[in-house]
RNA sequence: GUCGACGAUUCUGGCGGCACGCUUAACACAUGCAAGUCGAACGGCAGCAGCCCUGCACCUAACUGUACAUUUAAGAAUACAGUGUAUAGCUAGGUGCGGGGGCUGGCGAGUGGCGGACGGGUGAGUAACGCGUAGGGAUCUGUCAUUAAGUGGGGGACAACCUGGGGAAACUCGGGCUAAUACCGCAUAGUCUCUUAGGAGUAAAGCUGGGGACUCGGCUCUGAUCACUUUCGGGUGAUUAGAUUUGGGCCUGGCGCUUGAUGAGGAACCUGCGUCGGAUUAGCUUGUUGGUAGGGUAAUGGCCUACCAAGGCGACGAUCCGUAGCUGGUCUGAGAGGACGAUCAGCCACACUGGGACUGAGACACGGCCCAGACUCCUACGGGAGGCAGCAGUGGGGAAUAUUGGACAAUGGGGGAAACCCUGAUCCAGCGAUGCCGCGUGUGUGAAGAAGGCCUGCGGGUUGUAAAGCACUUUAGUUGGGGAGGAAAUGCUUGGAGUUAAUAGCUUCAAGAUAUGACGUUACCCAAAGAAUAAGCACCGGCUAACUCUGUGCCAGCAGCCGCGGUAAUACAGAGGGUGCGAGCGUUAAUCGGAAUUACUGGGCGUAAAGGGUGCGUAGGUGGAUUGAUAAGUCAAAGGUGAAAGCCCCGGGCUCAACCUGGGAAUUGCCUAUGAAACUGUCAAUCUAGAGUAGAGUAGAGGGGAGUGGAAUUUCCGGAGUAGCGGUGAAAUGCGUAGAUAUCGGAAGGAACACCAGUGGCGAAGGCGACUCUCUGGGCUCAUACUGACACUGAGGCACGAAAGCGUGGGGAGCAAACAGGAUUAGAUACCCUGGUAGUCCACGCCGUAAACGAUGAGAACUAGCUGCUGGGAGGCUUAGACCUUUCGGUAGCGCAGCUAACGCAUUAAGUUCUCCGCCUGGGGAUUACGGCCGCAAGGCUAAAACUCAAAGGAAUUGACGGGGGCCCGCACAAGCGGUGGAACAUGUGGUUUAAUUCGAUGCAACGCGAAAAACCUUACCUACCCUUGACAUCCUUGGAAUUUUGCAGAGAUGCAGAAGUGCCCGCGAGGGAACCAGGAGACAGGUGCUGCAUGGCUGUCGUCAGCUCGUGUCGUGAGAUGUUGGGUUAAGUCCCGUAACGAGCGCAACCCUUGUCCUUAAUUGCCAGCACGUAAUGGUGGGAACUUUAGGGAGACUGCCGGUGACAAACCGGAGGAAGGUGGGGACGACGUCAAGUCAUCAUGGCCCUUAUGGGUAGGGCUACACACGUGUUACAAUGGGCAGUACAGAGGGAAGCAAAGUUGCGAAACUAAGCUGAUCCCCAAAGCUGCUCGUAGUCCGGAUUGGAGUCUGCAACUCGACUCCAUGAAGUCGGAAUCGCUAGUAAUCGCAGAUCAGCAUGCUGCGGUGAAUACGUUCUCGGGCUUUGUACACACCGCCCGUCACACCAUGGGAGUGAGCUGUACCAGAAGCAAAUAGGAUAACCUUAGGGAGUCCGUCUACCACGGUAUGGUUCAUGACUGGGGUG
Repeated sequence: GUCGACGAUUCUGGCGGCACGCUUAACACAUGCAAGUCGAACGGCAGCAGCCCUGCACCUAACUGUACAUUUAAGAAUACAGUGUAUAGCUAGGUGCGGGGGCUGGCGAGUGGCGGACGGGUGAGUAACGCGUAGGGAUCUGUCAUUAAGUGGGGGACAACCUGGGGAAACUCGGGCUAAUACCGCAUAGUCUCUUAGGAGUAAAGCUGGGGACUCGGCUCUGAUCACUUUCGGGUGAUUAGAUUUGGGCCUGGCGCUUGAUGAGGAACCUGCGUCGGAUUAGCUUGUUGGUAGGGUAAUGGCCUACCAAGGCGACGAUCCGUAGCUGGUCUGAGAGGACGAUCAGCCACACUGGGACUGAGACACGGCCCAGACUCCUACGGGAGGCAGCAGUGGGGAAUAUUGGACAAUGGGGGAAACCCUGAUCCAGCGAUGCCGCGUGUGUGAAGAAGGCCUGCGGGUUGUAAAGCACUUUAGUUGGGGAGGAAAUGCUUGGAGUUAAUAGCUUCAAGAUAUGACGUUACCCAAAGAAUAAGCACCGGCUAACUCUGUGCCAGCAGCCGCGGUAAUACAGAGGGUGCGAGCGUUAAUCGGAAUUACUGGGCGUAAAGGGUGCGUAGGUGGAUUGAUAAGUCAAAGGUGAAAGCCCCGGGCUCAACCUGGGAAUUGCCUAUGAAACUGUCAAUCUAGAGUAGAGUAGAGGGGAGUGGAAUUUCCGGAGUAGCGGUGAAAUGCGUAGAUAUCGGAAGGAACACCAGUGGCGAAGGCGACUCUCUGGGCUCAUACUGACACUGAGGCACGAAAGCGUGGGGAGCAAACAGGAUUAGAUACCCUGGUAGUCCACGCCGUAAACGAUGAGAACUAGCUGCUGGGAGGCUUAGACCUUUCGGUAGCGCAGCUAACGCAUUAAGUUCUCCGCCUGGGGAUUACGGCCGCAAGGCUAAAACUCAAAGGAAUUGACGGGGGCCCGCACAAGCGGUGGAACAUGUGGUUUAAUUCGAUGCAACGCGAAAAACCUUACCUACCCUUGACAUCCUUGGAAUUUUGCAGAGAUGCAGAAGUGCCCGCGAGGGAACCAGGAGACAGGUGCUGCAUGGCUGUCGUCAGCUCGUGUCGUGAGAUGUUGGGUUAAGUCCCGUAACGAGCGCAACCCUUGUCCUUAAUUGCCAGCACGUAAUGGUGGGAACUUUAGGGAGACUGCCGGUGACAAACCGGAGGAAGGUGGGGACGACGUCAAGUCAUCAUGGCCCUUAUGGGUAGGGCUACACACGUGUUACAAUGGGCAGUACAGAGGGAAGCAAAGUUGCGAAACUAAGCUGAUCCCCAAAGCUGCUCGUAGUCCGGAUUGGAGUCUGCAACUCGACUCCAUGAAGUCGGAAUCGCUAGUAAUCGCAGAUCAGCAUGCUGCGGUGAAUACGUUCUCGGGCUUUGUACACACCGCCCGUCACACCAUGGGAGUGAGCUGUACCAGAAGCAAAUAGGAUAACCUUAGGGAGUCCGUCUACCACGGUAUGGUUCAUGACUGGGGUG
């Protein structure tokens, strides 16, 4: 990094099921609810309902009146009757408002009972018998189960209530009445308790149902009798008969109550084992540890008290500090482990903080009490109230976690006989993708491969069958309808059984009917409509599946690691496309894995981190052989336990799954008892192989002490002697004429012991070196005897322990930190020199460290050899010495197997094993800080963290590098010759200037370079004026042939106005076509604009250096090596030999050109020996083909031959021959690669940029500037020269807009005229040299710059700005500082000639010939290169890397006068509430009483204990602090 798990977060979001949801502030809490119930315990009755009684009002009905109206009778009047209306009375019913009655159902408050110790929450505290597991005995236990016995008889109160007070309230005080299953005695009692074993002590409560055989009492009614009374109707009382009803007794149930016993479940106590980190916490403890006696408790026990003893715990980690609820389990892991302890389940602890008890079966009590404290609230200021870590909810904190919901329908709990009540337990619903699981967002067809998007090589590709279109389906969602299961108990009815006198009742069983659902618009089913309502997130450089375009330009940004981004970004941002997962996706934090980087399984320590400096030895760990016993470890099978859930397996139920559920397995553990006896342990006995003792030898710088010795240094004395000595790279300081050094003799003193001397010896290590004596340790060898496992290792501990250093006292020759002086140097607090003090030496005492190293702990066993050295023994051989074989101990060098990352180790292991100890766990910080211990000090031992980095490190590999080594080469140095650097000028560059001084080239490898020619042009630059399809290309259209030419304006480009002129092809013609010109429109042209770091091509350079590679094989874990190294040799990786290599390629060489010799062929324009002719002279002519030459072809040179050297090779040296000799000279030719070397301005080209301009045209200017600096050259400074005169000899080239002879003119540059030549024919055409004269060492008869004047030539044009000529002028310069360049032979030097470019212009460039040297001992040094080896901390490769101080910024940290806070120890003060003790201060119902009191109880007071608090003094942790120390990063 990834993956899994996950409660936070971003973006997005259709449905359902099942789970889960404050990890932080045990922070504070408004509001509501979360524990009540029982009237079948009790007195009662406020409220509700019913009933009864009663008052008032209203309504209805009946009845009785009264009034009015009306009907009827012929009419009127009237009456009876009927009807209607109004009204009064009464009765009955109803309604409303009241009053009364506990009468009934019930019930507020109260007494009483049970329950509020369960259920629910939280994890602060706790490192503890708290938890887990397995056990134990000295215990208690309400309700429940089983069982035994009992339940008798009395008494006195207190609430409620009434009444009177206090108070704002909370509440409270006094007086009075009253009940009980409340309270208290008495009786009785046991397998109860106590006991001195005789005895003593201790209980209780009732409530409720049924029955009607017997019996008692009461109410009501009726009758009778008697008495009294009377308003004479009757009333009251008593007795009696009857009826009805009710309550007891009685009988029979139920629920209770009391005392025991047993059980179940619960609780308490004790024990073994297990249970985090720190030793920079090593000692802790006084009720502490034990005993005796007592107290206390349900019970053991210092639990408490008194006395006695002095114990107890601790390196197997006590005490102290920090952290933490524990477990089943969860996550991860192959497992072993690691991390965690949400939900669910078990245990514990807590309930605002601290303390305390009461009640009770059970609490020291979450929703009880008291006190103290903090906080909040109320208040009338006097006092009061409160505790969500219950469910919701609020604020706060935080990255972050839900509704102030419904219901008791189910499950369970409390109360009750029950109905039932209560239940934020619980069941449900709501919110949240927080997780797991399931489903869906359509399916088929559909190529014109649509449109659009994106890309493009412009053809197309891709999105993509994707869409549209057509056909179909309808899960989920929507609407409508239907519709399970969760519900069965209790209760009711009937029947059976039991109890019973009983067909009541009760209990139980069966059947039946009925009722009961919060969820719920449930699950599920059916129908309808309709693709309709439903896809996102992350990623696409590698790891890691997935690629392009655009934008940006080390910016903006990304990033988990590596790392992307500086103009072509698959890495940023956007887009298209793709990949992954999918209702999710990505991020963040944390845990495990990977990580065998803590290693039990399963690691290491020579060099990577890591062996203690060494030994002795305590505890501990481990331990030879034989026999027997035992059974602790071990093993076997058995029993108990290991809760359930979870994990796993097999089934079952939800459509599947998640989930739920049944069974099994597992739970690797602990305990009990049994067995086995090999191994370990233990016990007993024995043995000798380990170990040790005795004997005889032996080597040794092993150690301590005492003494002795010689050489040397120094100093002193004396002799002799004279000017230096000494010292160094070279010097100086220093010593010396006051006599040194050197030399001789003598003396003193200290220290160290030459040669011997050796990968020799001894010692545990440090270490030990003259000789003698003495004391002493250890080793080794040999042979026998003895002891009988006595052994190995070794935490702590003890001892030893180089040098330096410290203390005290000596000593002090030499040497020599510090210091002084002299040198060196930029400096030189160094290296070098001259001096010189501590110290070095001795005695005694400290220190305790080193690269104390074999960087390798000690002991034991096993595992090929070879060769040395050393100490012993045995045998053989020998006259002896020597030698050989063998054996034990030590010490070295190689080497096999094996091991190792490699290097290497390898019987002296780093191999194979065993035992024990020490040590390591990334680098830095840090061999540090703080603390502790040690030390006189210096300091030592032990030993962190913050912070910071992504590395640090080991071994080996290839390169590169080295003021490392070896070998070799090169004009690399050296040896020479000539230059540059100084002068003037030319030319290029830098710089500066300018409108512009166009651009490029910049160490070698830019700078007389691109440029083989800047007056215009060139030209790209500047200024000014113009053009805009354009100066140039292609296409379209119109017109015209083309072309030639005149005038005017203008600097010109250009503009205006004219003139001449008509061609070629096809076609009868009209017309068309080709080429060309002009006008127009747009596609486009154009760009010396940018990027040489996007490129091609070309080129430079290392370097014409000898190298660079490959195939196969072999070696190595690998990078890689080998080949290509080695021995020779070469110019050469040239060749030979050797060789785990054998071959091959690109390079080298050769092949090519040229030059040098010869042959042959050919013979003009070249040549002329011989023949001939001719001229003043000339191959001039005939002729010739010999020679020279020309240009074709050949030959020749190959170490071929000879001698020597070498290895019988390659090759080298010398020689011969040859024109040439060892690649003959020169050229062309440039390996793999390096320098992002140079060039976008030769050309080509990607991308970007400009398009009335960065394109195009014209004129003028500029590229030629000028304080200066550099490079490259030319000419000089002179006599080997200058001048003048005379005179000779080349090669290679060029020539028609040309070279130009001859002639004439001019001092000359040149001009005029002009033969010849398209060239071996004619022309350009030599100079130095040689001969002669002159100059005479001078700024010159050197030198020629500069300037004035006059000219010539080219050219439209010589002003800026050409070359040349003549006259005049006559500068600097007298050989050049530091430094630096070229050249090894026809070379350097010197002399001229030609050509390209070119109208003209060369001191440049490229060629050509003439004359023509010097030197090379050699490879030490400089530069460059090749091969090899070595070191490396370099790999951008030494122009590398990198150390420390200082300055600045930031960060964390140590010290620090102190300051503040937390925790805690000790001593003391103080002491609330409370329990206990004491107490005539007070009060007091039950019991006793001799009636006085007593017992007991309560209040008060007081004592002991004790919380909070306080004082003093310590410890410890954290924060902070002027200043200060180092550290880290930049």
Model confidence (mean pLDDT): 82 of 100. Predicted 3D model of a 1530-nucleotide RNA (small-subunit ribosomal RNA) from an uncultured bacterium. Its Rfam family is "Bacterial small subunit ribosomal RNA". Gene Ontology terms of the family: ribosome and structural constituent of ribosome.